[in-house]
Context: one part of a larger RNA
């Protein structure tokens, strides 16, 4: 893990409420007592509580009373009580399971820490302190050498004690094994006995150790500690159906009240939509009548300041200031005017299952989220906070490849048909449909890409040139006064300055570029010839191209497609639990019917649903009573069929081998798939 069994809203008191029952201005007994068929039943028992009168601080008065001068206002003015059932609250373990912890009393030093008493152990090898002896030197103090000697928290290294490194190896049975490494006469190791005890011990100190347990041991008890936290909480169907907001709280995963949901009773009509009339509003867009900001000009003004000239109390000003007019752009905190929309009242039409309101009872919920519109903060965000509509939450079905909230559409059951979004080459239901264009990039078929570029291509418009020959190529000319004047070493079209004329011409600049030291030389503008029909420029539009970078090879869903892409039209078809038709089930409202908790009929824009509320049922154990079945086969098991909306019920076959049902009541340790459950 699987299978079987066990496994969680109970009981008592008090209290609120619901339904029912008894008695009723009363209702009811408690303790106790007695009898009997004796863990119970019946009877007696009226003490208490509750109710029947209230108001006032009270005296007190009384269906009234208190306050008040009064008007008037507050509180009151005859139905309860006892019991049972269902639902809440409350006190208790209070639906079940689950802490870490706190306290008390005991038990532990056979592990380990330290101490203490008494014992035990340390192969072998090395080094060679003091001291002693001796030789030499020295007057001595002393020094040097050689022997001897055998010190040391000395050295190497077994036993023994330890445990440094290892991504070695092993491991259910709780720290092993291997290699490597440290100490190994010492603050050494070790046997046995004894001592110290839990806020205490012991500790060469690591909060280490105190029996596999230590930042407070273990066991038992208080104890079912407590848990605003996690998990779990067992049969069916029907009706309705939320909230993730506001306010308060040592409040923020909690809770109370309100809002929202449900049920019961009572009362009562209400207003979704459209239109009309009379009103409200100051937004969007817009505008300049006001107020700000802003561009360019013109005019007026010496006018606070500055500059210049003067040296007088002045003049002037392409600084600056102010005003007016015209003009550009513009405004959340501008509005002369001003929508749509929203909204108040009154009507009409329309809609509505009493849908509305009040009272009482029961909740859940108070972590929300996405999209469209509008804001604030932010570079931005699948961001945060607010607002409005809607959806998910609690919503199935179809489409979007897949995909809570995007598009379509709100699922009672069965059958048939028609559509929506989206689609119609194949996967894969339906057009290889019709018409006209565009694209050549596999662009695209997808939810993606900018500024800026493009002599890609299609198309629109304007201007200019053009058979008196345009545009482009090619050929020829491109001159003269003159080398214009000045400047300069030179300056001749072409360093620079000034001017930029005139002539001949078909045309030709006192020269647009290259070039020379300066000339020269080569082109250009311009003209002619040749050719023979459109050309040049500007401004747009469509599709397309570049701009365009991500990590395993790779994604239009895929195949693939030149349409099966894009644009504009058109027709047909497919396509959902939507819509329609037919039949059926149920709810609600109303009407009718001696049977009424039932039946019939009419209507219904009713029947998705989490938390949750309400209602009706199924099944299990046991008790009482009535009534049945069974060895000619009970329960149980396996299986088939029938039946019910379902929990379930019934029958047949086989197995099994001795008990088991049904009706009416009552009662409960009554229903399992989940709890790291047992």
């Nucleotide at each position: 893990g699987c299978u079987a069994g066990a496994g969680a809203g109970u009981u008592u008191g008090u209290u609120c409420u619901u339904a029912c029952g008894g008695c009723g201005a009363g209702a009811c007994u408690a303790a106790g007592c007695a009898a009997c068929u004796a863990u119970g039943u019946u009877g007696c028992g009226u003490a208490a509580c509750c109710g029947a009168a209230g108001c006032g601080a009270g005296a007190g008065c009384a269906a009234g009373u208190a306050u008040g001068a009064a008007a008037a206002u507050g509180c009151g003015a005859u139905a309860g009580u006892c019991g049972u059932u269902g639902g809440g609250a409350u006190a208790a373990g209070a639906c079940c399971u689950g802490a870490a912890g706190c306290c008390a009393g005991a038990u532990g030093a056979u592990c380990u820490a330290u101490a203490u008493a008494u014992g035990a152990g340390c192969a072998g090898g090395u080094u060679g302190a003091a001291g002693u002896c001796u030789u030499c030197c020295g007057a001595a103090a002393g020094g040097a050498g050689g022997a001897u000697g055998g010190a040391g928290g000395a050295c190497c290294g077994a036993a023994c004690c330890g445990g440094u490194g290892c991504u070695a190896u092993g491991g259910a049975c709780a720290u092993g094994u291997g290699c490597u490494c440290g100490g190994a006469u010492g603050a050494c190791u070790u046997g046995u006995g004894u001592a110290u005890a839990g806020g205490g011990g012991u500790g060469a100190a690591a909060a280490g150790c105190c029996u596999a347990u230590c930042u407070a041991a273990u066991c038992u008890g208080g104890c079912a500690a407590u848990g605003g936290c996690u998990g779990g909480u067992u049969c069916c169907u029907a009706c309705c159906g939320a909230a993730a907001u506001a306010u308060g709280c040592c409040u923020u995963c909690g809770u109370a009240u309100a809002g929202u949901c449900u049920c019961a009773c009572u009362a009562u009509g209400u207003u979704u939509a459209u239109u009309a009339g009379c009103g409200g509003u100051g937004u969007a867009a817009a505008g300049g009548a006001c107020g700000g900001a802003u561009u360019a000009a013109a005019u007026u003004u010496g006018c606070a300041g500055g500059g210049g000239c003067u040296a007088a109390u002045g003049c002037u000003u392409a600084c600056g200031g102010a005003a007016u007019u015209u003009u550009u752009u513009u405004c959340a905190a501008c509005u002369c005017a001003g929508a749509a929309g929203c909204u108040g009242c009154u009507a009409a039409u329309u809609g509505c299952u009493u849908a509305u309101a009040g009272u009482g009872a029961g909740a859940a919920a108070c972590a929300g989220g996405g999209a469209g519109g509008g804001u604030a903060u932010g570079u931005a965000a699948g961001a945060u906070a607010c607002u409005u509509u809607u959806c998910c939450g609690a919503g199935a079905c179809c489409c979007g490849a897949a995909c809570a909230a995007g598009g379509g559409a709100g699922a009672c059951c069965a059958a048939a048909g028609u559509u929506a979004a989206g689609g119609u080459c194949c996967c894969a239901a339906a057009a290889u449909u019709u018409a006209u264009g565009c694209u050549a990039a596999g662009u695209g078929u997808a939810a993606c890409a900018a500024a800026c570029g493009g002599u890609g291509u299609u198309u629109u418009g304007a201007a200019c040139c053009u058979g008196a020959g345009a545009c482009a190529c090619u050929a020829g000319g491109g001159a003269u006064g003159u080398a214009a004047g000045c400047c300069c070493a030179g300056a001749a079209g072409c360093a620079g300055c000034u001017a930029c004329c005139a002539u001949u011409u078909a045309a030709a600049g006192a020269a647009a570029g290259c070039g020379u030291a300066a000339c020269a030389g080569c082109u250009c503008a311009c003209c002619u010839a040749u050719u023979g029909a459109g050309g040049u420029u500007c401004a747009g539009a469509g599709c397309c191209c570049g701009g365009a970078a991500a990590a395993u090879g790779g994604a239009c869903g895929g195949g693939g497609c030149u349409a099966a892409g894009c644009a504009u039209a058109a027709u047909a078809c497919c396509g959902a639990u939507a819509c329609u038709u037919u039949g059926g089930a149920g709810g609600c409202a109303c009407u009718c019917u001696a049977g009424a908790g039932a039946g019939a009929g009419u209507g219904u824009u009713c029947u998705g649903g989490u938390a949750g509320g309400u209602a009706g049922g199924c099944g299990u154990g046991c008790u009482u009573u009535c009534u049945g079945c069974g060895c000619a086969g009970a329960a149980g098991g396996u299986u088939u069929u029938u039946u019910g909306a379902g929990a379930g019920a019934a029958a047949g076959a086989c197995u099994g081998g001795a008990g088991c049902g049904g009706g009416a009541a009552g009662u409960a340790a009554c229903g399992a798939g989940a709890a790291u459950u047992c």
The prediction has a mean pLDDT of 82. A computed fold for a 678-nucleotide part of an RNA from a Nanobdellota archaeon, annotated as large-subunit ribosomal RNA, domain II. It matches the Rfam family "Archaeal large subunit ribosomal RNA". Its family is annotated with ribosome and structural constituent of ribosome in the Gene Ontology. RNAcentral holds the full RNA, with entries from ENA.